A computed fold for a 519-nucleotide part of an RNA from an uncultured bacterium, annotated as small-subunit ribosomal RNA, 5' domain. Its mean pLDDT, the model's own confidence on a scale to 100, is 80. Rfam family: Bacterial small subunit ribosomal RNA. RNAcentral holds the full RNA, with entries from ENA, Greengenes and SILVA.
Context: one part of a larger RNA
RNA sequence: GGAUGAACGCUGGCGGCGUGCUUAACACAUGCAAGUCGAACGGACCCAUUCGAACGGAGAUUCGUCAAAGUUUGAUGAAGGUUAGUGGCGGACGGGUGAGUAACGCGUGGGUAACCUACCUUAUAGAGAGGGAUAACGAUUGGAAACGGUCGCUAAUACCUCAUAAGCCCACAGUACCGCAUGGUACAGGGGGAAAAGGAUUUAUCGCUAUAAGAUGGACCCGCGUUUGAUUAGCCAGUUGGCGGUGUAACGGACCACCAAAGCAACGAUCAAUAGCCGGACUGAGAGGUCGAACGGCCACAUUGGGACUGAGACACGGCCCAGACUCCUGCGGGAGGCAGCAGUGGGGGAUAUUGCGCAAUGGGGGGAACCCUGAUGCAGCAAUGCCGCGUGAAGGAUGACGGUUUUCGGAUUGUAAACUUCUGUUCCAGAUCAUGAAAAAAAUGACUAAUCUGGCAGCAAGCCACGCCUAACUACGUGCCAGCAGCCGCGGUAAUACGUAGGUGGCGAGCGUUAUCC
Numbered sequence: 001g002g003a004u005g006a007a008c009g010c011u012g013g014c015g016g017c018g019u020g021c022u023u024a025a026c027a028c029a030u031g032c033a034a035g036u037c038g039a040a041c042g043g044a045c046c047c048a049u050u051c052g053a054a055c056g057g058a059g060a061u062u063c064g065u066c067a068a069a070g071u072u073u074g075a076u077g078a079a080g081g082u083u084a085g086u087g088g089c090g091g092a093c094g095g096g097u098g099a100g101u102a103a104c105g106c107g108u109g110g111g112u113a114a115c116c117u118a119c120c121u122u123a124u125a126g127a128g129a130g131g132g133a134u135a136a137c138g139a140u141u142g143g144a145a146a147c148g149g150u151c152g153c154u155a156a157u158a159c160c161u162c163a164u165a166a167g168c169c170c171a172c173a174g175u176a177c178c179g180c181a182u183g184g185u186a187c188a189g190g191g192g193g194a195a196a197a198g199g200a201u202u203u204a205u206c207g208c209u210a211u212a213a214g215a216u217g218g219a220c221c222c223g224c225g226u227u228u229g230a231u232u233a234g235c236c237a238g239u240u241g242g243c244g245g246u247g248u249a250a251c252g253g254a255c256c257a258c259c260a261a262a263g264c265a266a267c268g269a270u271c272a273a274u275a276g277c278c279g280g281a282c283u284g285a286g287a288g289g290u291c292g293a294a295c296g297g298c299c300a301c302a303u304u305g306g307g308a309c310u311g312a313g314a315c316a317c318g319g320c321c322c323a324g325a326c327u328c329c330u331g332c333g334g335g336a337g338g339c340a341g342c343a344g345u346g347g348g349g350g351a352u353a354u355u356g357c358g359c360a361a362u363g364g365g366g367g368g369a370a371c372c373c374u375g376a377u378g379c380a381g382c383a384a385u386g387c388c389g390c391g392u393g394a395a396g397g398a399u400g401a402c403g404g405u406u407u408u409c410g411g412a413u414u415g416u417a418a419a420c421u422u423c424u425g426u427u428c429c430a431g432a433u434c435a436u437g438a439a440a441a442a443a444a445u446g447a448c449u450a451a452u453c454u455g456g457c458a459g460c461a462a463g464c465c466a467c468g469c470c471u472a473a474c475u476a477c478g479u480g481c482c483a484g485c486a487g488c489c490g491c492g493g494u495a496a497u498a499c500g501u502a503g504g505u506g507g508c509g510a511g512c513g514u515u516a517u518c519c
Base pairs, nucleotide, nucleotide: 001519002518003517004516006515007514008513009512010511013390014389015388016387017386018385019383020382021348026346027345028344030343031342032341035089036088037087040086041085043083044082045081046080047077048076050075051074052073053072054071055070059066060065096301097300098299105226106225107224108223109222110221111220112219115218116217120214121213122212123211124210125209126208128162129161130160131159137152138151139150140149141148142147168193169192170191172189174187175186176185177184178183198206200205227273228272229271234264235263239261240260241259242258244256245255246254276298277297278296279295280291281290282289283288303324304323305322306321307320326337327336328335329334354380356379357378358377362376363374364373365372366371393423394422395421396420403414404413405412406411428456429455430454431453432452433451437448463508464507465506466505467504468489470487474503475502476501477500478499484491485490
């Protein structure tokens, strides 16, 4: 000198774009953050229409009765609406954090003749016949609650059985070609095995099953690279390899029996400490050094530890089970919870924001769609926290006014500075108009915000640090080794350009200094 997710002191007008718990992966009140589909299904309720019954009784009356509104209830669902439950898809994405991890975790380059992939795209072939349940619901019953038990009824794109099998899977034996050890591809043979679901509106779709291919996303393996310490020198028994199995989507001591006794290490094993990694960021002429906030990619984690279930995908932040700690409810028998999502609270700290608005845009989930959901996201609020831009007026104006400071008392300086005159309206204040973000044939749709015009006032807007030398900028007074200053040298003991104040000057400017850290 440059830089910062900064903090502190003094000061503070506006706008644009960014950024904002670096500490306690500490504990959390409250609200919201993942739902959706009635065009899969049976109900329930609303609603509607007609019919029936009971009540009712305005009114009419020939006094015998006849009767509208309304209420309750039963039947009917042609149309419509809502949705607790069954069922489907999505809750494995999006969002957060960096505790752990020195590791194939990450980066980079390869491999899989050792693998999987819902939704999407393409192609081919299909969807025949049946069955038994179960939630909801009803009855009854336990419990303070959370939540259940028993009996009975019912539906499906829920579940099951049978049929069919171009292709697929399994074992068997065969031919041809190829390769990279195991092997791979193609063809034909007989044997065994596994499928399916319908719905809606109106004629075209949406779905279902099997196989093949693609796309996308993942899994595993390998070469190289990846902090410090030897005041850590030996480490290791599933350890190293083999054979046969289990298990997995798949290879493998991943796991298990048996056999052998190997394997790693001064080219640093093991142990300890520290740490998420990278694209990148800062600095530097570069080489290098330091860092890994924000944005993007990967990984890991979700109160602590362990476990599996479901599923195409999880060993699953707002799913389940067990154990621990903590908090809460309880009728003491038993239950409930997890902000490292967005706000917000306490605490810690030098220090870090609103319990805001909207789904209008972009994107995501569901749905045929309308649409619903979305603290993702778009915006607004707070903070000079950073960068950039604008302003605090412009031109003229010398009796060089008053005042201040200083003085050798003549003056010098503040200083065209002010006053005064003439302008301007960036900002600011008030009002009006209104574009764009909104794209699809048209229309409609804006949370938030720009722009234009009119009127008004020089009015509301300058500070901070320094002035011995390094280093741009000096005098006076006060103080008297005191009070104090200080980055280094050092200054202060009676004429201090170094302390304090004033005037002046210099530097930067809505900032200026100090501190911390890096180059």